Annotation
This is a predicted structure of a 91-nucleotide RNA (Glycine riboswitch aptamer) from an Actinomycetes bacterium. The sequence was found by an Rfam model in a public genome assembly.
[in-house]
RNA sequence: GCGACCACCACGGGAGAGCCCCCGCCACGAGCGGGGCGCCGAAGGGGCAACCUCCCCGGAAUCUCUCAGGCGGAAGGACCGUGGCGGCCGA
Numbered sequence: 001g002c003g004a005c006c007a008c009c010a011c012g013g014g015a016g017a018g019c020c021c022c023c024g025c026c027a028c029g030a031g032c033g034g035g036g037c038g039c040c041g042a043a044g045g046g047g048c049a050a051c052c053u054c055c056c057c058g059g060a061a062u063c064u065c066u067c068a069g070g071c072g073g074a075a076g077g078a079c080c081g082u083g084g085c086g087g088c089c090g091a
Stems, first nucleotide, its partner, number of pairs: 002090002005087002008084006018037001020036006038071003044067001045065003051059002
């Protein structure tokens, strides 16, 4: 100096689902607190395990559950792209 992978940072992209019902408060707002029914999956978490050439160890989905979270906009957002910075490995 080059390449693969990983973490972090910046920027860009980024889905789904009730402006539902009842009670209280209220600056009357899709607001706040409590309760009810319905619904969503892409923070986090749990489950299955194709796969990582085989075994052990370990890892492992946007599948699945819906505890948590969410169901106007904003925010958040798995994941993707570009750049930066560092780690690690290889030749």